A computed fold for a 100-nucleotide RNA from a Candidatus Hydrogenedentota bacterium, annotated as Bacterial small signal recognition particle RNA. It was read from a public genome assembly, where an Rfam model found it. Its Rfam family is "Bacterial small signal recognition particle RNA". For this family Rfam cites "Kinship in the SRP RNA family" (Rosenblad et al., RNA Biol, 2009).
RNA sequence: GGCUGGGUCCCGUGCGACGGGAUGUCGGCGAACUCGGUCAGGUCCGAGAGGAAGCAGCCGUAGUCGAAAGUUUCCGUGUGUACGGGGCCGCCCGGCCCGA
Numbered sequence: 001g002g003c004u005g006g007g008u009c010c011c012g013u014g015c016g017a018c019g020g021g022a023u024g025u026c027g028g029c030g031a032a033c034u035c036g037g038u039c040a041g042g043u044c045c046g047a048g049a050g051g052a053a054g055c056a057g058c059c060g061u062a063g064u065c066g067a068a069a070g071u072u073u074c075c076g077u078g079u080g081u082a083c084g085g086g087g088c089c090g091c092c093c094g095g096c097c098c099g100a
Stems, first nucleotide, its partner, number of pairs: 001097008009086008017077006025067005035060004043052003
């Protein structure tokens, strides 16, 4: 000096990390009106046996607030990595050849 391989660069795809949202779990609260169930007492029907509606209370649910975890999922990032494609010969690492 020449040739060449890889990386750095760009694009795409995938998986993760981090952050946030939703969901799920647990706990608290929670229907006043017009949630569901069970309905003491009392009320109504019945000759009676029984039946009906149903207040309070209780349980649950809709919902709401919070907690821990990270179940499932969504979004994001100058996060990390794998694969494929592209470009550069600007830089880095390496190999081979030739010459001084």